Predicted 3D model of a 268-nucleotide part of an RNA (large-subunit ribosomal RNA, domain VI) from a Nitrospirota bacterium. Lineage of the source: Bacteria > Pseudomonadati > Nitrospirota.

Context: one part of a larger RNA
RNA sequence: UGGAGGAUAUUUGAAGGGAGCUGUUCCCAGUACGAGAGGACCGGAACGGACGAACCUCUGGUGUUCCAGUUGUUCCGCCAGGAGCAACGCUGGGUAGCCAUGUUCGGAAGAGAUAACCGCUGAAAGCAUCUAAGCGGGAAACUCACCCUAAAACUAGAUAUCCCGGACCGCAAGGUCCCUAAAGGCCUCUUGUAGACUACAAGAUUGAUAGGCGGGGGGUGGAAGGUUCGUAAGGACUGUAGCUCACCCGUACUAAUCGGCCGUGAGG
Numbered sequence: 001u002g003g004a005g006g007a008u009a010u011u012u013g014a015a016g017g018g019a020g021c022u023g024u025u026c027c028c029a030g031u032a033c034g035a036g037a038g039g040a041c042c043g044g045a046a047c048g049g050a051c052g053a054a055c056c057u058c059u060g061g062u063g064u065u066c067c068a069g070u071u072g073u074u075c076c077g078c079c080a081g082g083a084g085c086a087a088c089g090c091u092g093g094g095u096a097g098c099c100a101u102g103u104u105c106g107g108a109a110g111a112g113a114u115a116a117c118c119g120c121u122g123a124a125a126g127c128a129u130c131u132a133a134g135c136g137g138g139a140a141a142c143u144c145a146c147c148c149u150a151a152a153a154c155u156a157g158a159u160a161u162c163c164c165g166g167a168c169c170g171c172a173a174g175g176u177c178c179c180u181a182a183a184g185g186c187c188u189c190u191u192g193u194a195g196a197c198u199a200c201a202a203g204a205u206u207g208a209u210a211g212g213c214g215g216g217g218g219g220u221g222g223a224a225g226g227u228u229c230g231u232a233a234g235g236a237c238u239g240u241a242g243c244u245c246a247c248c249c250g251u252a253c254u255a256a257u258c259g260g261c262c263g264u265g266a267g268g
Base pairs, nucleotide, nucleotide: 001152005163006162007161008160009159010158011157015149016148017147018146021049022048023047024046025045026044027043033038051106052105053104054103055102059100060099061098062097066093067092068091069090070089071086072085073084074083075082076081110144111143112142117137118136119135120134164267165178166177167176168175169174179265184262185261186260187259188204189203190202191201192200209255210254211253212251213250214249215248216247218244219243220242225238226237227236228235229234
């Protein structure tokens, strides 16, 4: 921009893409078969491998925004307690998120039409013949079925709902004047389940969108100060202490203020 007014939501599916794998064991059954050795078809069940998708409850990884320990040095006047630098200084752990080595699930079943092939009936050709007329069976391949995209599918689809004035001229489309600016959308702003930008999604005071604050969870692992024991290093008690990012619930304290623009008037 188009899709024969504009808009919001829900959809149909032409077409396209993805997937499609396979093993072992058990039952049937030591049966059929076979002198024996050996050892099934058909049908049913369990457990795997590789591959793929989603997810983070568990197991783990990361987690330079969390906690603790610790070395050297500089500084905060000193002690104590801290801060900076040294690869996050080093070390031990670790929430959310993101991950796999972790968890869950998938390939199927089924239908149709067939290939090689196996048949029925059956002439040409009194026989025979699956074929010439006719009718069956038959594969991981094909068409569906399963998952995803999809109406620019220009044959541009469907459904539901919402919105839209007068006068005059004109057969109508339309035009002029006055009035009006709908439904809805965008700008702008707070953001993240989204993200390179854009887009998408949640919100903008009739508000929990982000921050803050309160409570909780999870993490770390017993703070500082004080008391006490010890000459001291250090220990114990106060005290499941103190601190705590991304998680959960709540709360208008702060910031989403105030506003602006597009879009018209019933539609060949």

The coordinates come from a structure-prediction model, not an experiment, and the mean pLDDT is 90.